[in-house]
RNA sequence: UGCGAAAUGGCACACUUAUCGAAAGAUAAGGUCGCAAAGCCACGGGCCUAAGGCGGGAUCGCUAGGGCAGCCGGGUUGCCGAAA
Numbered sequence: 001u002g003c004g005a006a007a008u009g010g011c012a013c014a015c016u017u018a019u020c021g022a023a024a025g026a027u028a029a030g031g032u033c034g035c036a037a038a039g040c041c042a043c044g045g046g047c048c049u050a051a052g053g054c055g056g057g058a059u060c061g062c063u064a065g066g067g068c069a070g071c072c073g074g075g076u077u078g079c080c081g082a083a084a
Stems, first nucleotide, its partner, number of pairs: 003081002010035002015030006033070001039076003043073003046068004052063004
């Protein structure tokens, strides 16, 4: 470098409560489905949202913007050490 047996420790899906948000979602506490980067970064793809804007008679469509790192890739940092 690579790999993921063991051990120590770590994180925390769904769900519940509170707060923030138009929403997606976020934060905190509980919870524990899972995770060897489920640490961090929206750079590429993807997905979600659409208060505002544009179009439309309206349902609604498109979109600036917002979000997801636990969708994939990429970048970056990093604990432990069996086998191959």
This is a predicted structure of an 84-nucleotide RNA (c-di-GMP-I-GGC riboswitch aptamer) from Sporolactobacillus putidus. It was read from a public genome assembly, where an Rfam model found it.